Notes: The RNA shown here (c-di-GMP-I riboswitch aptamer) has 90 nucleotides.
RNA sequence: CGCUGCUCAGAGCAAAACCGUCGAAAGGCGGUGACGCAGAGCUAGGGGACUACGGCGACCAGGAAUCGCCAUGUCAGCCCGGCCGCCAGC
Repeated sequence: CGCUGCUCAGAGCAAAACCGUCGAAAGGCGGUGACGCAGAGCUAGGGGACUACGGCGACCAGGAAUCGCCAUGUCAGCCCGGCCGCCAGC
């Protein structure tokens, strides 16, 4: 340096749910909590998923409501790519 995660060490992260908080929402953050994770560290570049404040359209005489479309919002614990990294074995 490469491959692998059968074995060892010291650690690390934290799903659902509940509480608080921010947000229009998706979701984020903090606490409790552990389903799991060898990159469950970082990164929205590609695919995918979620949401629709707002915008546009439909409906309407008009407005409201309703419906449809759109990411500029979100997800790295969906996959691929990129960056950095612990231990062990070969």
Its mean pLDDT, the model's own confidence on a scale to 100, is 89. Rfam family: c-di-GMP-I riboswitch aptamer. Gene Ontology term of the family: cyclic-di-GMP binding. The model forms 100% of the base pairs in the Rfam consensus.